[in-house]
Molecule: Bacterial RNase P class A
Organism: soil metagenome
RNA sequence: CGGAACGGGCAAUCGCUGGUUGGGAUCGCAAGAGAACAACUGGAGGAAAGUCCGGUCUCCGUAGAGCAGUGUGCCGGCUAACGGCCGGGGGGGCUCGCUCAAAGCGGGUUUCACGGAAAGUGCCACAGAGAAUAUACCGCCGCUGGGUUCCGCAAGGGCCUGGAGGUAAGGGUGAAAAGGUGCGGUAAGAGCGCACCGUGUCCGCAGCAAUGGGGACUGCAAGGCAAACCCCACGCGGAGCAAGACCAAAUAGGGGUGGAGGGGCGGCUCGUCCUGUUCGACACCCGGGUAGGUUGCUAGAGCCUGUCAGUAAUGGCCGGCCCAGAGGAAUGAUUGCCAUCCUUCUGCAAAGAGGGAUACAGAAACCGGCUUAUAGUUCCG
Numbered sequence: 001c002g003g004a005a006c007g008g009g010c011a012a013u014c015g016c017u018g019g020u021u022g023g024g025a026u027c028g029c030a031a032g033a034g035a036a037c038a039a040c041u042g043g044a045g046g047a048a049a050g051u052c053c054g055g056u057c058u059c060c061g062u063a064g065a066g067c068a069g070u071g072u073g074c075c076g077g078c079u080a081a082c083g084g085c086c087g088g089g090g091g092g093g094c095u096c097g098c099u100c101a102a103a104g105c106g107g108g109u110u111u112c113a114c115g116g117a118a119a120g121u122g123c124c125a126c127a128g129a130g131a132a133u134a135u136a137c138c139g140c141c142g143c144u145g146g147g148u149u150c151c152g153c154a155a156g157g158g159c160c161u162g163g164a165g166g167u168a169a170g171g172g173u174g175a176a177a178a179g180g181u182g183c184g185g186u187a188a189g190a191g192c193g194c195a196c197c198g199u200g201u202c203c204g205c206a207g208c209a210a211u212g213g214g215g216a217c218u219g220c221a222a223g224g225c226a227a228a229c230c231c232c233a234c235g236c237g238g239a240g241c242a243a244g245a246c247c248a249a250a251u252a253g254g255g256g257u258g259g260a261g262g263g264g265c266g267g268c269u270c271g272u273c274c275u276g277u278u279c280g281a282c283a284c285c286c287g288g289g290u291a292g293g294u295u296g297c298u299a300g301a302g303c304c305u306g307u308c309a310g311u312a313a314u315g316g317c318c319g320g321c322c323c324a325g326a327g328g329a330a331u332g333a334u335u336g337c338c339a340u341c342c343u344u345c346u347g348c349a350a351a352g353a354g355g356g357a358u359a360c361a362g363a364a365a366c367c368g369g370c371u372u373a374u375a376g377u378u379c380c381g
Base pairs, nucleotide, nucleotide: 001381002380003379004378005377006376008338009337010336011335012334013333014332016043017042018041019040020039021038022037026033027032045360049371050370052369053368054367055366056365057240058239059238060237069236070235071234072233073232074088075087076086077085078084089114090112091111092110093109094108095107096106097105098104115231116230120229121228122225123224124223137171138170139167140166141165143163144162145161146160147159148158150157151156179197180196181195182194183193184192198220200217201216202215203214205212206211244295245294246293247292254286255285256284257283258282262279263278264277265276266275267274302321303320304319306317307316308315309314339358340357341356342355343354344353345352346351
């Protein structure tokens, strides 16, 4: 450094909470329900955390498909599923061995957002001549004009300075410069030609595949960026246990039926009276919502041992076990002893005495991952 396991123990006292048994206040005609109290017994984690992924379950939608959006992205396997895990391939880093050394080859370890850049669009700061329709600053090269107190008998050469060209060797800029190295070639150069390497196309071989390795051909055309749009393949409906289901009070309000020696309107000339309609005290019934209660709720992709298959992740089988279910929310506090670590003193030493510390954190429907936090101890490499 990496991986794995554990992550304080025992006792006493006082509490909290779930269950079982006893208990019976109280309610009820009864059946029965059942408060206080008592005994016994269960009571946080490796991350219960972040809520970042994936599922189970529930409701919405008769059901299905698509667009949009979003996520994933080498290959194979595992899994309920995944962005997780295992194995493999390829690229990069570190390291070891072979070797005198370099190059190369091989091993170990680590890491990677590792589909597509000859489908299209877009971008590439600064610097630089030029950043993708390539380009020419310094150079290099031959041609040519002018000058010359240089060399030469001369032809001409040297030097200085201009012009129109050819080049892409070398220099310079940059993160990146239009295949690389070498030989030939040339005025100088250039895939201009050749060899090797790289690239691309095709064909065998090995492998399930990613890919590896071989051969033939291609003169080189295809710079980088997709954590830019985009293209391709695959996945995803939404909301969440405050999901959802059931029971259901008081008060208020709604609907229905009955409805007075009551009120309004109408019939009758008026009253009595009769009759219709409406309002309506009151009585009974019905239904919805709220408070409250019950459920969902913890036996499960469960845990442990063994064994088998597999390199492994993981899966099969046999046996054993039951391991919180609260809900304004319990799982705690104090004391003593011990344990581990640090430290002080006494002591030659063995040892003894004293002091301090024991982390991160706290279930809330339930699982599988990932990430982050973690005093101290043990084991392996």